[in-house]
Context: one part of a larger RNA
RNA sequence: UUCGCUGCUUACCUGCAGUCGAACGAUGAAGCCUUUCGGGGUGGAUUAGUGGCGAACGGGUGAGUAACACGUGGGCAAUCUGCCCUUCACUCUGGGACAAGCCCUGGAAACGGGGUCUAAUACCGGAUAACACUCUGUCCCGCAUGGGACGGGGUUAAAAGCUCCGGCGGUGAAGGAUGAGCCCGCGGCCUAUCAGCUUGUUGGUGGGGUAAUGGCCUACCAAGGCGACGACGGGUAGCCGGCCUGAGAGGGCGACCGGCCACACUGGGACUGAGACACGGCCCAGACUCCUACGGGAGGCAGCAGUGGGGAAUAUUGCACAAUGGGCGAAAGCCUGAUGCAGCGACGCCGCGUGAGGGAUGACGGCCUUCGGGUUGUAAACCUCUUUCAGCAGGGAAGAAGCGAAAGUGACGGUACCUGCAGAAGAAGCGCCGGCUAACUACGUGCCAGCAGCCGCGGUAAUACGUAGGGCGCAAGCGUUGUCC
Numbered sequence: 001u002u003c004g005c006u007g008c009u010u011a012c013c014u015g016c017a018g019u020c021g022a023a024c025g026a027u028g029a030a031g032c033c034u035u036u037c038g039g040g041g042u043g044g045a046u047u048a049g050u051g052g053c054g055a056a057c058g059g060g061u062g063a064g065u066a067a068c069a070c071g072u073g074g075g076c077a078a079u080c081u082g083c084c085c086u087u088c089a090c091u092c093u094g095g096g097a098c099a100a101g102c103c104c105u106g107g108a109a110a111c112g113g114g115g116u117c118u119a120a121u122a123c124c125g126g127a128u129a130a131c132a133c134u135c136u137g138u139c140c141c142g143c144a145u146g147g148g149a150c151g152g153g154g155u156u157a158a159a160a161g162c163u164c165c166g167g168c169g170g171u172g173a174a175g176g177a178u179g180a181g182c183c184c185g186c187g188g189c190c191u192a193u194c195a196g197c198u199u200g201u202u203g204g205u206g207g208g209g210u211a212a213u214g215g216c217c218u219a220c221c222a223a224g225g226c227g228a229c230g231a232c233g234g235g236u237a238g239c240c241g242g243c244c245u246g247a248g249a250g251g252g253c254g255a256c257c258g259g260c261c262a263c264a265c266u267g268g269g270a271c272u273g274a275g276a277c278a279c280g281g282c283c284c285a286g287a288c289u290c291c292u293a294c295g296g297g298a299g300g301c302a303g304c305a306g307u308g309g310g311g312a313a314u315a316u317u318g319c320a321c322a323a324u325g326g327g328c329g330a331a332a333g334c335c336u337g338a339u340g341c342a343g344c345g346a347c348g349c350c351g352c353g354u355g356a357g358g359g360a361u362g363a364c365g366g367c368c369u370u371c372g373g374g375u376u377g378u379a380a381a382c383c384u385c386u387u388u389c390a391g392c393a394g395g396g397a398a399g400a401a402g403c404g405a406a407a408g409u410g411a412c413g414g415u416a417c418c419u420g421c422a423g424a425a426g427a428a429g430c431g432c433c434g435g436c437u438a439a440c441u442a443c444g445u446g447c448c449a450g451c452a453g454c455c456g457c458g459g460u461a462a463u464a465c466g467u468a469g470g471g472c473g474c475a476a477g478c479g480u481u482g483u484c485c
Stems, first nucleotide, its partner, number of pairs: 011307002014305003018053003023050002026047001031042004060263003070187007079180002084176008092126004101116006132155010161168002189235003196226003201223008238260004242253004265286005288299004316342001318341003324338001325336004355385004365376004389426001391421005399412001402409002429474005434455003440469005450457002
């Protein structure tokens, strides 16, 4: 170096995932008109690209986290907030590009490179202008830093158009609503076989950074700060509303549903943006998998289904956007594994059925017997009825508000429900019977075989083992095991 074998480690094939042409250039199907049959005009379906909004919601998981993560109560005079609502003011004037397209070209691919043309609600100037920033005057107020109102001077920063003419937008300022950020009091695990811990450590000043306070960061200065009221360390753990249990006090748990937090192959980082340090975005490193023309590339189900593996064990690669909700759009509408439904599973809870009434020569059979009988037992047969559920047939919804000019528009679903038909017809098991503990005899066995939650049964009459008859308890379940109170 090549080939082979082996160990360890480990996951994922496949399908399903925006919108706006009423922001923009371009593309231009059908149809219609025309034609010298080459075509021309009109028309606008369609969409790759630029641009806007969304993608930070919704959905999943609980690895990490003992922490202002969570719960609860407060604070921000230390803050931000797209879309939405209210009020006020404005929307003037210019410019140069870059995609797409066309031409050339590299690469196996992923993906590019060069030239050239072009539009905009894309980008960049100028004007105007504020309660923005700064300097300053007067007044008022408070909660310490301080806050507010009215003035004056200076400085800087805005805008975009589209249209079916109804509107829809754009910029600035103030307020609201919603959402978020930060800070604080208190509260909730085990361990002392962890007793001392700490150098950005504790505080100050200047500076930086942030929407914002702050050792958050940095330079200098001081030497502080925490701790038996348990610091520091170790172990364990997402937290709560709640759930289980219990008379309660308490104990245990944190599945489903709801709120908050954290995470998205592992670790780190920022970009864009109102909002992320971003599950289905980007960059770097790592492990793994895949493609390759060996030069180089691609990927991340803790989304919904599904596969392998692991395990005692947990489902369909289903239907629909009809409803509710979300994104985009003026709207029609499109997208939506959110959601609504269906499928599988006695996994749980609840309801219902497996028949009802009558029926004693108390039949046959079984079991027991003191051989008289007793019991199974009104149980069966038999008679008279009923038809839930399942089955067959006919009818057949609400959920629809909305949207659309109208026609029309329901996944579930020919489902629920209603009516008719036939016939007791298709439908009962499991555990236990020594005491605790409700329910007893016979036979077999003979400290054997076996039972057993505890006490304990069995060595020749076993209500305790096995079988049978009978009985007791539950019942579409019944027992066992594990686990919590």
Overview:
The part of an RNA shown here (small-subunit ribosomal RNA, 5' domain) has 485 nucleotides and comes from Streptomyces pratensis. Rfam family: Bacterial small subunit ribosomal RNA. The organism belongs to Streptomyces, within Bacteria.